[in-house]
Context: one part of a larger RNA
RNA sequence: ACCGGCGAGUUGUUCCAUGGUGCGAGGUUAAGUCGGAAAGGACGGAGCCGAAGCGAAAGCGAGUCUUAAGAGGGCGUUAAGAGUAGUAUGGAGCAGACCCGAAACCGGGUGAUCUAGCCAUGGGCAGGUUGAAGCAGAAGUGAAAUUCUGUGGAGGACCGAACCGACUACCGUUGAAAAGUUAGCGGAUGACCUGUGGCUAGGGGAGAAAUUCCAAUCGAACCCGGAGAUAGCUGGUUCUCCCCGAAAUAGCUUUAGGGCUAGCGUCGGAGGAUGACAGACGGAGGUAGAGCACUGAACGCAUGAUGGCCCCAUCCCGGGGUACUGAAUGCGAUCAAACUGCGAAUGCCGACUGGGAGGAAUCCGGCAGUGAGACUGUGGGUGAUAAGGUCCAUGGUCGAGAGGGAAAGAGCCCAGACCGCCAGCAAAGGUCCCAAAAUACUGGCUAAGUGGAAAAGGAUGUGGGGACGCACGGACAGCUAGGAGGUUGGCUCAGAAGCAGCCAUCCUUGAAAGAGUGCGUAACAGCUCACUAGUCGAGUGGCCCUGCGCCGAAAAUGUACCGGGGCUUAAGCCAGGUACCGAAGCUGCGGAUGUAUAUGGAAGUAUAUGUGGUAGGGGAGCGUUGCAUGCAGGAAGAAGUAUGACGGAGACGGCAUAUGGACAGCAUGGAAGAGAGAAUGCCGGU
Numbered sequence: 001a002c003c004g005g006c007g008a009g010u011u012g013u014u015c016c017a018u019g020g021u022g023c024g025a026g027g028u029u030a031a032g033u034c035g036g037a038a039a040g041g042a043c044g045g046a047g048c049c050g051a052a053g054c055g056a057a058a059g060c061g062a063g064u065c066u067u068a069a070g071a072g073g074g075c076g077u078u079a080a081g082a083g084u085a086g087u088a089u090g091g092a093g094c095a096g097a098c099c100c101g102a103a104a105c106c107g108g109g110u111g112a113u114c115u116a117g118c119c120a121u122g123g124g125c126a127g128g129u130u131g132a133a134g135c136a137g138a139a140g141u142g143a144a145a146u147u148c149u150g151u152g153g154a155g156g157a158c159c160g161a162a163c164c165g166a167c168u169a170c171c172g173u174u175g176a177a178a179a180g181u182u183a184g185c186g187g188a189u190g191a192c193c194u195g196u197g198g199c200u201a202g203g204g205g206a207g208a209a210a211u212u213c214c215a216a217u218c219g220a221a222c223c224c225g226g227a228g229a230u231a232g233c234u235g236g237u238u239c240u241c242c243c244c245g246a247a248a249u250a251g252c253u254u255u256a257g258g259g260c261u262a263g264c265g266u267c268g269g270a271g272g273a274u275g276a277c278a279g280a281c282g283g284a285g286g287u288a289g290a291g292c293a294c295u296g297a298a299c300g301c302a303u304g305a306u307g308g309c310c311c312c313a314u315c316c317c318g319g320g321g322u323a324c325u326g327a328a329u330g331c332g333a334u335c336a337a338a339c340u341g342c343g344a345a346u347g348c349c350g351a352c353u354g355g356g357a358g359g360a361a362u363c364c365g366g367c368a369g370u371g372a373g374a375c376u377g378u379g380g381g382u383g384a385u386a387a388g389g390u391c392c393a394u395g396g397u398c399g400a401g402a403g404g405g406a407a408a409g410a411g412c413c414c415a416g417a418c419c420g421c422c423a424g425c426a427a428a429g430g431u432c433c434c435a436a437a438a439u440a441c442u443g444g445c446u447a448a449g450u451g452g453a454a455a456a457g458g459a460u461g462u463g464g465g466g467a468c469g470c471a472c473g474g475a476c477a478g479c480u481a482g483g484a485g486g487u488u489g490g491c492u493c494a495g496a497a498g499c500a501g502c503c504a505u506c507c508u509u510g511a512a513a514g515a516g517u518g519c520g521u522a523a524c525a526g527c528u529c530a531c532u533a534g535u536c537g538a539g540u541g542g543c544c545c546u547g548c549g550c551c552g553a554a555a556a557u558g559u560a561c562c563g564g565g566g567c568u569u570a571a572g573c574c575a576g577g578u579a580c581c582g583a584a585g586c587u588g589c590g591g592a593u594g595u596a597u598a599u600g601g602a603a604g605u606a607u608a609u610g611u612g613g614u615a616g617g618g619g620a621g622c623g624u625u626g627c628a629u630g631c632a633g634g635a636a637g638a639a640g641u642a643u644g645a646c647g648g649a650g651a652c653g654g655c656a657u658a659u660g661g662a663c664a665g666c667a668u669g670g671a672a673g674a675g676a677g678a679a680u681g682c683c684g685g686u
Stems, first nucleotide, its partner, number of pairs: 001686006011095009021085003026049003032043003053060002063075004098236002101233001105226006116200009125190001127159003130155001134151006163187003167184003171180001202218001204214003239621006249262005263370002265367006277354003281350003289342001290340002295336003299332005307324001308322005373398010403414003418591004423587003429581003432565003438578001441576005451567001457551002461548006468541003478535005484508003489503003514529001518527002592611008622675001624672002627669005633663001640659005646653002
């Protein structure tokens, strides 16, 4: 891992609701007693519920309480009056309460054969080295000190086996080993190592101290028990079909991944036009927009208070100026979620009409689930007018929705799947090939593979439109020629002569020629332009609006920004109409089923309208194992097993053949240890 088996809403009790049963203004017994072979049963009326309420109560009573009250009001009575005891099902409370799962807490015990410390008693340490004190002799001295030689054999002394340890590295890492091997390494007469026996015990011991050790377990050992601790957490929770079908919100919560109530679902009852929606009508409102009287902001101009500064005067009163400040006012032009003298569209409310059965409204009751939402369009806050961000509002879809399209793709586009059909039509989207359908048609555009990724910005790309200038009295471009004089204008400057810079920018000749457009010189010179004539002979110049293109454009595995091939008067783009393809949409044919209505005793039939679905509510069934009653089966072969096709919407059922070799079924009830694929499930097998 697979296969097989086992594996999770149970039982008791109290209460609520619903169905059914008994009795019924009543219903019912509990403990207990009697009885019997067993069992069924009999008795037992205490008590409980109901038949009367009101009041805090005393209490009174079809009334009562409040009150001074024959008032009023509250709750009752009546009309219109039903309960109660079992039982089944759905739920709730208390119990382990659907199952498995902690880490932990407490109690009582078992452990120092491992290890830590200690106690008692034993054992062990090859060999080599060093050579302390002391002692002896000698030297030395007044005597000493001291020195030398020898002797001696000290040391948590030295080197190094056994022994004890564990610093480094490889290997080993499902090991030879739950800590080792190998090669080196540290101590090795000591605070040394070690045998045997003994002592200390769990909030306790022991500890040369590391939260270290206390039997491969230690921030509190192990075993059993309390115990099925608790787990707002995770996982799992077993047959079928039919009807309906949510929520991810609000308030409160030591609350935020949990709850309670409401909202939204379902089932039953009541209800009977009150509903959604539409029409016309009547309302409230201050958003979008707009506006600037108000509250504020803010631009320009004008006037210019106040203040500052300067001048005159200076005994006081003062006068003048200002390019500083800049109130306020006027004019022009603006801005605002917390501005409004205006003000929609929608939306909201009301009554009226339609809407008459929409799985409408509304009310009462049983049972829920939900209370993490996601993206997308629109209006906003926040953020950076970032986010697959976050928070609201309002639609949609997903959630709980399959099918077609978007290459692929919960949330986008189309469209809501009861079942069957080798029938038709059409949606989004498509029609060259992959790949169903136009290599269709008409008129344009694009040359960039633009299409098939992108901005500011840039450009004689190209199509369409518009107004304007010049032009046969000859334009634009080219070519030939001129482009002069006063003058080197004045200033500045070393110089400044058209051409560093400043100022001015005139006059003359003339067809025309700037006190000079650019290059150039140290300054001149030189080249050139504007401007003019000739030549040539027909259009030319810039500007505005707009369609489609171009550049701007660099990335990491491999073309890689059309799904691919491939596509250029298109298989690209724009416009137009035609045909076709295209889904579980619609239609046709057949079938099943829910609800309503009609008919009917019912089954059924007809009509209408439904039948996607998670959590969840409701309904109807299948199968398994005992039991009761009845029936039928089996050696002429039961159950089980294997195979085959058959019936049923399904859970399933029957049949045939083989195997098997002794039990087993059907009908109707009733009772459950009652359905397995998942729980890192449990046990077994392979």